Overview: Small-subunit ribosomal RNA, 5' domain from a metagenome, 540 nucleotides, folded computationally. Its mean pLDDT, the model's own confidence on a scale to 100, is 82. RNAcentral holds the full RNA, with entries from SILVA.
Context: one part of a larger RNA
RNA sequence: GAUUGAAUGCUAACGGCGUGGAUGAGGCAUGCAAGUCGAACGGAACAACAAGCUUGCUUGUUGUUUACUGGCGAAAGGGUUAGUAAUACAUGAAUAACUCACCUUCUACUUGGGAAUAACGAUUGGAAACGAUCGCUAAUACCUAAUGAGGAAUGCUAAGAUAACUUAGUUCUUUCAAAGCAGGGGAGCCUUCGGGUCCUUGCGGUAGAUGAGAGGUUCAUGCGAUAUCAGCUUGUUGGUGUGGUAAAGGCGCACCAAGGCUAUGACGUCUAGGCGGACUGAGAGGUUGACCGCCAGCACUGGGACUGAGACACUGCCCAGACUCCUACGGGAGGCUGCAGUCGAGAAUCAUUCGCAAUGAGCGAAAGCUUGACGAUGCGACGCCGUGUGAGCGAUGAAGGCCUUUGGGUUGUAAAGCUCUUUCGCCGGGGAACAAGAGACAACGACUAAUAAUCGUUAAAUUUGAGCGUACCCGGUAAAGAAGUACCGGCUAACUCCGUGCCAGCAGCUGCGGUAAUACGGAGGGUGCAAGCAUUAAUC
Numbered sequence: 001g002a003u004u005g006a007a008u009g010c011u012a013a014c015g016g017c018g019u020g021g022a023u024g025a026g027g028c029a030u031g032c033a034a035g036u037c038g039a040a041c042g043g044a045a046c047a048a049c050a051a052g053c054u055u056g057c058u059u060g061u062u063g064u065u066u067a068c069u070g071g072c073g074a075a076a077g078g079g080u081u082a083g084u085a086a087u088a089c090a091u092g093a094a095u096a097a098c099u100c101a102c103c104u105u106c107u108a109c110u111u112g113g114g115a116a117u118a119a120c121g122a123u124u125g126g127a128a129a130c131g132a133u134c135g136c137u138a139a140u141a142c143c144u145a146a147u148g149a150g151g152a153a154u155g156c157u158a159a160g161a162u163a164a165c166u167u168a169g170u171u172c173u174u175u176c177a178a179a180g181c182a183g184g185g186g187a188g189c190c191u192u193c194g195g196g197u198c199c200u201u202g203c204g205g206u207a208g209a210u211g212a213g214a215g216g217u218u219c220a221u222g223c224g225a226u227a228u229c230a231g232c233u234u235g236u237u238g239g240u241g242u243g244g245u246a247a248a249g250g251c252g253c254a255c256c257a258a259g260g261c262u263a264u265g266a267c268g269u270c271u272a273g274g275c276g277g278a279c280u281g282a283g284a285g286g287u288u289g290a291c292c293g294c295c296a297g298c299a300c301u302g303g304g305a306c307u308g309a310g311a312c313a314c315u316g317c318c319c320a321g322a323c324u325c326c327u328a329c330g331g332g333a334g335g336c337u338g339c340a341g342u343c344g345a346g347a348a349u350c351a352u353u354c355g356c357a358a359u360g361a362g363c364g365a366a367a368g369c370u371u372g373a374c375g376a377u378g379c380g381a382c383g384c385c386g387u388g389u390g391a392g393c394g395a396u397g398a399a400g401g402c403c404u405u406u407g408g409g410u411u412g413u414a415a416a417g418c419u420c421u422u423u424c425g426c427c428g429g430g431g432a433a434c435a436a437g438a439g440a441c442a443a444c445g446a447c448u449a450a451u452a453a454u455c456g457u458u459a460a461a462u463u464u465g466a467g468c469g470u471a472c473c474c475g476g477u478a479a480a481g482a483a484g485u486a487c488c489g490g491c492u493a494a495c496u497c498c499g500u501g502c503c504a505g506c507a508g509c510u511g512c513g514g515u516a517a518u519a520c521g522g523a524g525g526g527u528g529c530a531a532g533c534a535u536u537a538a539u540c
Stems, first nucleotide, its partner, number of pairs: 001540004006536005013387006019380002026343003030340003035072003040069001043066011079298003089222007098215003103211001105209006111145004120135006150176004155170006180203006188197003224270003231261003236258008273295004277288004300321005323334004351377001353376003359373001360371004390420004400411004424481001425477006434467001437463002442458005484529005489510003495524005505512002
């Protein structure tokens, strides 16, 4: 000199963009942070309409709401850095040792049966949490049979490769599937007159292939300190077999052999999330890993599996532990390292705000619903950037202050005064963009037996904004409302007087102060930077 997620002191006008728990991965009151689908299913409640009549009930249709069963999601998004020196990360390879829900494209199929169960009803236990028994019922829930284009297993053949293999073909063989829902319709058939069969459209279901993207596993190289850690290791190192996994493998097990690592630092101990990057520096390098992005680990502490395409799962389950809460003492409930907020510790770090309007995510045929992701606003000079605090003229160089050799000098064109301007602020008026979409009615096309439905295109009434009456624009107002802070012996830009008298004090280094202190304290004056200035801490 540059820099910082800074803190402290004094001071403070406005705006934009960023940024803000670095310490106790300490404890947490309260609210919210993951739902959605009635076009999978049986019910229930309510409303409207219609029919029947016993005149206040029953039945039916339509609509709305929904606990339960069922599907998809909840493994994403969000937080944090405790652990981890290698099961991490970065870069480059391998997988002939592997997997994949949703999505793309393609192929084939989508047949026939069955038994339950929640909801619900009845009885009943418990303070509660939550149950128990009996009975009824549905499905895209569950089970079974058929079929097998195709997949898988075994064997065989051929080609290629070579370490196990890959590809193609074949096999009297063995084995593996499925579910419906919604809309519309002319003739025929059936009908309990609701409808069904049949035809058609859309969304699904099953099996297989394909692409996209994602993940698992393996290898090489790189990536801290320490020898005041020198030897470490028995599933240890390798083999055979077997089990296990989506998958190679001591990954597990049985048997066999005695190996494997190490001064190019094993093993131990200490420290630490890694990288893209950031800061600094002419560079080489040094330091660092806030925000943003990628990867990894963690979710009160320790362990475990279940479900699932995917977890050994932050707001799932089970067990143990510590802690907190409720209790009728029998027993139960909980997990902010999500967003706010609170206590504590600390030099120190914000609102218990608004909205799903936008972007994205989940579900849904869609309308839509949900979303503390996100978008906004608020607080903090914490940082960077921008703007202002007025401009011109103005000498009898006014008064006052300070100094003085008492002549004067300086503050100083500074003020006053005159002439102007009005950024920002304040007052009044106008007033965006962020909106893309959604969509009644209509036209055309595709599909189709169809002028129906559905889908696509065009056009379009209407309609969606948290921020916000915000940004911005116009008018009015009056120089009006807006400057501090550190320093002045040398380094180092800037000097005199008074007070003090080795005292009080200053201090980054050198050093000042013991009666004329440009070094202490005050004043006048000056110098630097400026809505900041200075100090402290840290890095180069």